[in-house]
């Protein structure tokens, strides 16, 4: 330079074009405990950018960014 996959919570993944984006771990309140732990309630937290089509996009499609990979 050309193709190909990928980019969603701190971190490892989910979501057939229609919900209020869903879940483990981590964190943090609060209960437990003499103290810690275990366990047990809760409450926060996320679609890479910028457009497009659609009544509606995380999802399609375009550019760019950043990563993995293949060929030159």
């Nucleotide at each position: 330079c050309u193709c190909u996959c990928g980019a969603u919570a701190g971190c490892u993944c989910a979501a057939u074009g229609g919900a209020u984006a869903g879940a483990g771990c981590a964190g943090c309140u609060c209960c437990g405990u003499c103290c810690u732990a275990a366990g047990g309630a809760g409450a926060a937290g996320a679609u890479g950018u910028a457009g497009g089509u659609u009544c509606g996009a995380u999802u399609c499609c375009u550019g760019c960014u950043c990563g993995g990979g293949a060929g030159a």